[in-house]
RNA sequence: ACAAUGAAGAGUUUGAUCCUGGCUCAGGAUGAACGCUAGCGAUAGGCCUAACACAUGCAAGUCGAGGGGCAUCACAUGAAGCAGCAAUGCAGAUGGUGGCGACCGGCGCACGGGUGAGUAACACGUAUGCAACCUGCCUUCAACAAGGGAAUAACCCGUUGAAAGACGGACUAAUACCCUAUAACACAGGGGCUCCGCAUGGAGAUAUUUGUUAAAGAUUUUAUCGGUUGAAGAUGGGCAUGCGUUCCAUUAGCUAGUUGGUGAGGUAACGGCUCACCAAGGCAACGAUGGAUAGGGGAACUGAGAGGUUUAUCCCCCACACUGGUACUGAGACACGGACCAGACUCCUACGGGAGGCAGCAGUGAGGAAUAUUGGUCAAUGGACGCAAGUCUGAACCAGCCACGUCGCGUGAAGGAAGACGGCCCUACGGGUUGUAAACUUCUUUUGUAAGGGAAUAAAGUGAUUCACGUGUGUUUCAUUGCAUGUACCUUACGAAUAAGGAUCGGCUAACUCCGUGCCAGCAGCCGCGGUAAUACGGAGGAUCCGAGCGUUAUCCGGAUUUAUUGGGUUUAAAGGGUGCGCAGGCGGAAGAUUAAGUCGGCGGUGAAAUUUUGCAGCUUAACUGUAAAAGUGCCUUCGAAACUGGUUUUCUUGAGUGUAGAUGAAGUAGGCGGAAUUUGUGGUGUAGCGGUGAAAUGCAUAGAUAUCACGAGGAACUCCUAUUGCGCAGGCAGCUUACUAAACUACUACUGACGCUCAUGCACGAAGGCGUGGGGAUCAAACAGGAUUAGAUACCCUGGUAGUCCACGCAGUAAACGAUGAUUACUCGCUGUUUGCGAUACACUGUAAGCGGCCAAGCGAAAGCGUUAAGUAAUCCACCUGGGGAGUACGUUCGCAAGAAUGAAACUCAAAGGAAUUGACGGGGGGCCCGCACAAGCGGAGGAACAUGUGGUUUAAUUCGAUGAUACGCGAGGAACCUUACCCGGGCUUGAAAUGCAUCUGGCCGGCCGCGAAAAGCGGCCUUCCCUUCGGGGCAGAUGUGUAGGUGCUGCAUGGUUGUCGUCAGCUCGUGCCGUGAGGUGUCGGCUUAAGUGCCAUAACGAGCGCAACCCUCAUCGUUAGUUACCAUCAGGUGAAGCUGGGGACUCUAACGAGACUGCCAUCGUAAGAUGCGAGGAAGGUGGGGAUGACGUCAAAUCAGCACGGCCCUUACGUCCGGGGCGACACACGUGUUACAAUGGGUGGUACAAAGGGCAGCUACAUGGCGACAUGAUGCUAAUCUUCAAAACCACUCUCAGUUCGGAUCGGAGUCUGCAACUCGACUCCGUGAAGCUGGAUUCGCUAGUAAUCGCGCAUCAGCCACGGCGCGGUGAAUACGUUCCCGGGCCUUGUACACACCGCCCGUCAAGCCAUGGAAGCCGGGGGUACCUGAAGUCCGUAACCGUCAAGGAGCGGCCUAGGGUAAAACUGGUGACUGGGGCUAAGUCGUAACAAGGUAGCCGUACCGGAAGGUGCGGCUGGAACACCUCCUUU
Repeated sequence: ACAAUGAAGAGUUUGAUCCUGGCUCAGGAUGAACGCUAGCGAUAGGCCUAACACAUGCAAGUCGAGGGGCAUCACAUGAAGCAGCAAUGCAGAUGGUGGCGACCGGCGCACGGGUGAGUAACACGUAUGCAACCUGCCUUCAACAAGGGAAUAACCCGUUGAAAGACGGACUAAUACCCUAUAACACAGGGGCUCCGCAUGGAGAUAUUUGUUAAAGAUUUUAUCGGUUGAAGAUGGGCAUGCGUUCCAUUAGCUAGUUGGUGAGGUAACGGCUCACCAAGGCAACGAUGGAUAGGGGAACUGAGAGGUUUAUCCCCCACACUGGUACUGAGACACGGACCAGACUCCUACGGGAGGCAGCAGUGAGGAAUAUUGGUCAAUGGACGCAAGUCUGAACCAGCCACGUCGCGUGAAGGAAGACGGCCCUACGGGUUGUAAACUUCUUUUGUAAGGGAAUAAAGUGAUUCACGUGUGUUUCAUUGCAUGUACCUUACGAAUAAGGAUCGGCUAACUCCGUGCCAGCAGCCGCGGUAAUACGGAGGAUCCGAGCGUUAUCCGGAUUUAUUGGGUUUAAAGGGUGCGCAGGCGGAAGAUUAAGUCGGCGGUGAAAUUUUGCAGCUUAACUGUAAAAGUGCCUUCGAAACUGGUUUUCUUGAGUGUAGAUGAAGUAGGCGGAAUUUGUGGUGUAGCGGUGAAAUGCAUAGAUAUCACGAGGAACUCCUAUUGCGCAGGCAGCUUACUAAACUACUACUGACGCUCAUGCACGAAGGCGUGGGGAUCAAACAGGAUUAGAUACCCUGGUAGUCCACGCAGUAAACGAUGAUUACUCGCUGUUUGCGAUACACUGUAAGCGGCCAAGCGAAAGCGUUAAGUAAUCCACCUGGGGAGUACGUUCGCAAGAAUGAAACUCAAAGGAAUUGACGGGGGGCCCGCACAAGCGGAGGAACAUGUGGUUUAAUUCGAUGAUACGCGAGGAACCUUACCCGGGCUUGAAAUGCAUCUGGCCGGCCGCGAAAAGCGGCCUUCCCUUCGGGGCAGAUGUGUAGGUGCUGCAUGGUUGUCGUCAGCUCGUGCCGUGAGGUGUCGGCUUAAGUGCCAUAACGAGCGCAACCCUCAUCGUUAGUUACCAUCAGGUGAAGCUGGGGACUCUAACGAGACUGCCAUCGUAAGAUGCGAGGAAGGUGGGGAUGACGUCAAAUCAGCACGGCCCUUACGUCCGGGGCGACACACGUGUUACAAUGGGUGGUACAAAGGGCAGCUACAUGGCGACAUGAUGCUAAUCUUCAAAACCACUCUCAGUUCGGAUCGGAGUCUGCAACUCGACUCCGUGAAGCUGGAUUCGCUAGUAAUCGCGCAUCAGCCACGGCGCGGUGAAUACGUUCCCGGGCCUUGUACACACCGCCCGUCAAGCCAUGGAAGCCGGGGGUACCUGAAGUCCGUAACCGUCAAGGAGCGGCCUAGGGUAAAACUGGUGACUGGGGCUAAGUCGUAACAAGGUAGCCGUACCGGAAGGUGCGGCUGGAACACCUCCUUU
C1' cells in the first nucleotide's frame, strides 16, 4: 500500500455426574392489532379479511384553422309590435360577429390509474435467435396531389312507445364515401448476372418482362398546418429456444390432433394453429400424468456466512375488469369507465318491456382484531387534443385523519442540609430511605402565547415589444401565471411559565422489603410459585429498564451444528437392509500421445432504475434526498493454458481372473447301511404294588402291572470323540458309506491385460412357528381333560393327551435373522493359544500364508469399551436416523389360500423419554468373611386364674392433656381425698391472684366483730389507728386513671434446649498427593489378626481428625501414711454381759497416696501382628468384673404441658378466685406386674449372719397398755458416737396330696393412724367369709457367673397413701453353649436394579367415571374435474336461386361447421355430517389382580401359534440386553 471488520450463551431429565435429545428464553424485524399513557416538528406508510354488494359526485376528451349549422350566451344592426306621458319594460327578427349544445368528420379513448381471482406456464428471470414478423403519432430521404360523382346525419315534418328508444318522409355539407387518370426503387408472377451464408436460404445491381394499386384540403394572405406512395431510423410490440423456478410416489404410467410427414387453408409472421391423406409414433423414475398450493422478478427481513423466510409501499413483466363466450373497429384490443349473446344479482316499469357493473378517486354497507377525507389545485411534473391561446386530466402536486413506523426537539438549568414535614422500613429514646429531591434564591426561553416582518418552489411558460441572423430560432424590455400560504423562516415581548408515562423486580434477567391472603384468590415464556412468617398472588414504599412512549399478542429469521455444502450421526442413546447375485447409476491401477467437455486465466457484451456499501453534497441536525464510485458472487461470446477429471488411442502388470500341482473340512443334494435307547406286541419267570411329588392325588395294577428274560414291529434322533475346533454368503451343518456338485486355501508364476468396487429397482436363498395336498406317526407336546397348590390359579408341579414334531411337493418371508457393529481397498506397536497348508526327513526349534480366539500400545469413545477380525487413520458406494407417546397404528396400495407381510401418516398429548457410569438403599440373589442370649444347648418366666397398674374402646356435665411397631402402654407422674388440676357445674372479680413505670388522692395495713349467702370467695358495715423528717418532703400501704399484666390457648411441620432408637454397632470424615471429562474413587481395598478402621504385612498413597482403646469412678490384692465416733492382738482395770475403761496403732475397717497385669516369662505355630497351652508365677491372665463415657448421621421420632422462644389468637375472658364434682366410670380388648396353683412346700417354735441408706414439725431405745394396727410416758442423737435394721438359711415339731393347715380374691363386722375433711376416693389392724386357680393353646420374653433363679433390707416423692411401681443394697446361689445350617439384627467385600419419598419403592393390563381428538359405518348433503349423448345463443368462416342494390361490388334472407351455456346418464376422486361402533390420549386419592424392575419369587425378551376377566400362560426355535454354579489351576484336611 491492497484486502478484510466477522461468529457469546442460559434454564430444564438425575440424589449427584457425563452424554444424547427435545422444549423454553435473552436479539432483530413487521402494511400489524390490543392495553395503559400522550407536548411538538419532519418524513414515510395506511382493507393483509368478502376478486363481497354498492347510493351519490367526479376519474377522457379535444379540434369551429375539416363540415352543415345556430338550441344557448354576448355583441352588432335596423324598421315595425304591445304596455307606458316618458324614461323604460316585454315579445320578436337578421349566423352578421365573438363563440358554441347536439350532429357529420379527424385524432385520442389499447396510455395513465386499480386489483392479484386465475396461472406451476416460455407466466416470470436470465442469455440468445427471427434468413419467419408488425409498428399510428415522431425523425430523415425520394416522388406526387389531375378530373368527376352519388349519398347521408343534424335541422324540419310525421308514426309508435310509459320509458329506453325505434321507424318513415323530405332537404343538405365536408379533410366522410365512390369512380376515372397518372404511377413507382411498392406488391404479385416469369427469366438471367454478381456476391454471401447457418439447412430452408439471403443481399445487390439491373437499360429485363407482364399485371395491380394513391391523394384533401383548411385558415390566413404568405407562409404554416395537413394529404398520398415508397425507402430508412427510432420507439413499441409479436414469435422461438437453452438454463433456473413450491409440495405430494399413500399420484406410475400418460397421450388420437396425440408424435411425425405430404398438401392445402389461415395469420403481421413460424408452427397440428386448422383441415384432408399417410405412418405409429411422442412423454416418463434425471419423476411424465394427476392432486394441493401460489402471480413472477428487482428486492425486504434475518444471519458471521452459507442459508432461511417474505414479496405491503417503489420499479419491471404478466393476468384480470360482475361470471362465461364472441367478434367488430383500429397501427395497436378480442378493449376496466366500447359492442353482442348467455348466466346470476340489483333497480325502473303503464307488466308490454327496459337499465346497470367503483379490483379508478372519495364515500356506504357487510366481513373483521384491524386500515383514512364523499377536501384543494391544474401553480409545477406528465398525458390527450389543438397552429395556438387553451380545454380536459381523483395521473400528479398539496392539504385533512391515525404515535402505524423512523428521525429530531422539549417537559428546564445552577445553587440549596434544619439532610425539614409526610410516607415506608428497622435491631425502634434512635437510625435508614424517599433525598438536592422539595421549599427558597439566581438564571435561561428551545417549545408555547401575542405582535410584526416574510421567502424559495417560476432558471419555466404566455402575451406584447426590441435587435441579430434570415423567415423560426436566439436576444432586450414590459406585462402576466402560486393551490399549498401569510406557510417555512426571521425579529420583539411575556413567563418555569403549556408538557411523563409504561413495564418489571424467584432463577434465566438489571432491580427488595412490609402488609393482606392461606393449594383459596390468583400468577406463569420455561423451571415453577400459593396448604399461616410468599423477595413468585394482591396492595404499599423503594429500586431497575426504556421513555412520548411502554408492555402484551401474532408472524418471520436467529440462537438451532435441532436436516449438518460450509457443518451431524448409526455396538449400547433414534439409526446397518436377514443374506447373496446383479442391470441402471456412482467411483475406479501404472506409463505415453492427443483432444479441450469439465477446470483455470485474459478481453468483450449484459446483469434497467430504485435498493445495499463507501465518499461528497443539500434540507438549522438527523431520518430523508441528490451525486459519484463500488457491489450485483449470474448468463453469454471470443482468445488462450493443458496439471487434474472426462473423451479417444497405444502400451504395462502390481488389482482381478485363468492354468498346473497339492491339500482341507459336521459345505450341499440324492441313495444305501448300522447299533444303542424309548414305546409297543407276543411268550416265559414272578407277586403286590407301581408311578409320581416339597408333600400328595389323578393314573396303571390280582383280567397279574412295575421288575426281569427272549423274540418281533415301527418311527425318530445319532451317545462317546466334541473343543474359545471346523465348514458355509446368511439361515444353518454332526452315525457310517457311495455318487454328483460347490468353495476358500497353499506352492509355482505359464496365460489374459483393469476385465475392478459398490449397488436403488430387480432376482434368488432365508431358523422356528404357520397354511395346502398326500404319506407317516416312536418320542415329545400348544389346545384340551383330570389331580394338586392357592383367597382364587384359566399358571408354575403331576397324570394323560390332539394338532404339530418326520417325509414329498407347493405357499409363506418373518426372529434378540446379533458381533444389536453394511460391503470393498490401503495404512498403523506388540505378546500369547489354536486349525489347515508350505519351507522339510522329524515329535525339537523357527519362518511364512490363510483362518479361529485371548491380553494390551498409540489412537478413538459420553463412558462401558474397541484396539491389524477397529468402534483407529483415510477413500468409494449403498442402507438408515432426526424428542417421547399416539404407532409400526389408521386409511390407501401391492403381495398372500389364510394367518398376515411390505409400504406407512395425522389429530391430540407430555417436558421430558433415553444411554453410560457414580454414591446409596434394597433383594423371598449368590458367594465369601464376621459378630450379637440371634439361633442352638439350658434355667426361669409371659400367654390360662385372681388382683394391682397403664392403655384402647365405651360411657359421661367432665371422665383435662400428652406418649402409639421395634423406639407408646407400673410412660410424663419420684406419689390425683381438698390443694395439685390444666377438665365439668355453680357463685364471684376486671389494672385484675402475683410483678412494675407515671400521675392524682387518701392514711392506713394487719387484726377483731356483725350482715347477705348452701358454703367459700366476694360485697357491705362497725371498732382500732402509720413511721421518718432538715417540715420542702420521703418511706410504706390503699384507692382511681393510664402504659401494662395474665393465658397448661394453637403451631414440636417455625425453633432452642433435652431425650429415645439404630448402637457401645465400628464405623464417619478431612488435608495434600494420585486416578477419572465428571459425579466420584484412592486412602478406608487385599492377606493375616482383633472385642474393635485393634494391629501387622502388602500397597499411589502419605498423614490427620471424630469414634475404638486408654486416661475417670467403683469392686478384688498388697504396701505407706493417719488413727475417731471404727478396731482390740499384747498389757492393765472392770462387768450379769458387752472395747465398758486406761491404753495400743498390730489386725479388721475408714480414706488419701502408691504398687500391681504388660502376652512381661516359657513352649509350639506364624514374616509380623498375634494365636494356642486346665504352662509357670500371681490376689487377679489375656479388655480382671461393673459403671460413667454414645462418632458422622437416620426416623420433619418425642416434648410449645418442665423451661425458654418466633408467629397467630383471647382481654368484664381462652385471665383469675372460691365451693362441689371429675381425672378412680365399666359389657369388653391389650401390655406390664404381684400372688398363687403347693411337700425343694405351708404352719408353729427356736438359733444365726448383711450391705447400702435415712433421721429434729425427724428417727426413736427403753418402760407400760392393747390379740393387733397403735397409744401413753420417757431417753439418746443434727449422727462411723443415738436410732432404724434382715429374710431366706439352719435346728426341731406338725400337715401327707386334698381345691387341702395350698391359695388368698371378694364380702360382712369392729377398729387404729394421718389429715380442716377418708361418702364418692386412703393405708393399716383384728375377727369372720374363703372365689378363681391343680403349672397354662398358637405364640412369645429374659439370662452365659457371683449371672439366672430365689430371699429380704433401704431410699426418693410424701400429712397420709392406693408402692405389688421405680431406684439402690446385700444374703443364698446354679445349669448349658456341639456349633453357625437355619430365624432376627448388624458390619465388610462383591454382584443385580426400571428404586433415590430409596421395596411400606417402582409399576402393568382389563373394568367403572369424566373430558378430548381420531378411524370404521347403513346412509344423507355438497365440491371440483373428466367421459358419452341431446340441445345450442351471439359470432367468425363456408355455401347459396327468388328480395334489395345505378342490377356493379355487395347486402338481406336461408342452410351448414364450431361453440359458451343448459339438459340427461354412468362412473371415479374429494370434503362435511351420521344412529352405532373400534381403539387412543388425559384426569390427587374408584374396582380386580400383581405381569415387569432383585434369580421380582416360574430369568427375561424376540418371532410365531393356540388359549385365558385382565395383566398374561403354554408350545417350538432363537438371543443374553440373565444371577449363581458347573469348568480350570493352586493350597489345606480326611

The prediction has a mean pLDDT of 81. Small-subunit ribosomal RNA from Proteiniphilum propionicum, 1534 nucleotides, folded computationally. Its Rfam family is "Bacterial small subunit ribosomal RNA". The RNAcentral record of the sequence draws on ENA and SILVA.